[in-house]
RNA sequence: GGGCGGUUAGCUCAGGUGGGAGAGCGCUACCCUCGCACGGUAGAGGCCGCGGGUUCAAGUCCCGCACCGUCCA
Repeated sequence: GGGCGGUUAGCUCAGGUGGGAGAGCGCUACCCUCGCACGGUAGAGGCCGCGGGUUCAAGUCCCGCACCGUCCA
């Protein structure tokens, strides 16, 4: 320098045929218990790596850049 994959909640990851942003774990409150844990119910937490473009509408499509992993030189 080039090829491929990845970047979404505190963590691990879905969402890839463009219209509702989600799961598990974790966190908070309540229930349960003499108390803790387990279990149950409810809730908070993200403007989807950054910039631009297409579109009525972009996490999703296109372009550039950054970072991570991997391969080639």